Description:
This is a predicted structure of a 71-nucleotide RNA (transfer RNA) from a Micromonosporaceae bacterium. Its mean pLDDT, the model's own confidence on a scale to 100, is 84. Rfam family: tRNA. The organism belongs to Micromonosporaceae, within Bacteria.
RNA sequence: GGGGCGGUAGCUCAAUGGCAGAGCUUCAGUCUUCCAAACUGACGGUGCGGGUUCGAUUCCCGUCCGCCCCU
Numbered sequence: 001g002g003g004g005c006g007g008u009a010g011c012u013c014a015a016u017g018g019c020a021g022a023g024c025u026u027c028a029g030u031c032u033u034c035c036a037a038a039c040u041g042a043c044g045g046u047g048c049g050g051g052u053u054c055g056a057u058u059c060c061c062g063u064c065c066g067c068c069c070c071u
Base pairs, nucleotide, nucleotide: 001070002069003068004067005066006065007064010024011023012022013021018054026042027041028040029039030038047063048062049061050060051059
């Protein structure tokens, strides 16, 4: 230098054009003599900049970061 894969919630991961979800964590409540467990609820997110589209996590271009391969 070229190519491939990946970047989404605090963590691990879904979501192949139509309201971004799950598990764990955290917080609150219920329960309990207290704690834990269990149950209910809440908080919180699409790496960045553009483009296409009525509508983009998704498609296109550029760019940054991580891993792998080639030279």